[in-house]
RNA sequence: CACGUGCUCCGGGGUCGGUGAAAUUCCGAACCGGCGGUCAAAGUCCGCGACCCGAGGCCCCUACGGGGCCGAGGUUGAACCGGUGGAAUUCCGGUACCGACAGUCACAGUCUGGAUGGGAGAAGCACGAU
Numbered sequence: 001c002a003c004g005u006g007c008u009c010c011g012g013g014g015u016c017g018g019u020g021a022a023a024u025u026c027c028g029a030a031c032c033g034g035c036g037g038u039c040a041a042a043g044u045c046c047g048c049g050a051c052c053c054g055a056g057g058c059c060c061c062u063a064c065g066g067g068g069c070c071g072a073g074g075u076u077g078a079a080c081c082g083g084u085g086g087a088a089u090u091c092c093g094g095u096a097c098c099g100a101c102a103g104u105c106a107c108a109g110u111c112u113g114g115a116u117g118g119g120a121g122a123a124g125c126a127c128g129a130u
Base pairs, nucleotide, nucleotide: 003128004127005126006125007124008123010121015029016028017027018026030110031109032099033098034048035047036046037045043097044096052074053073056070057069058068059067060066061065079095080094081093082092083091101113102112103111
């Protein structure tokens, strides 16, 4: 230095106006961008996580049923042009595009909720082994 195990801690952002009986949901304008990687900095490249489905496994109960945990696997959006450069779909300029589920007096990336949750992963400490 990298590796293994255990523990600690951190770990997602964003709205105004108009119409209307009613909308941060429509219309207009605005705003936001998790983690690792990549010859150079990425919402749109490659991959991961979150939501959802779930083979199978374990456990609990008042047990032909109900519930909890783990979980292989599946599903899961969107970018081009020009410039600089040795190198950039990552920088600079321009113009675009995308955004789980449930709820709602009216359709949601921005409100409320599951969530004081989970989480890719980041940092640190201890031990082990090389």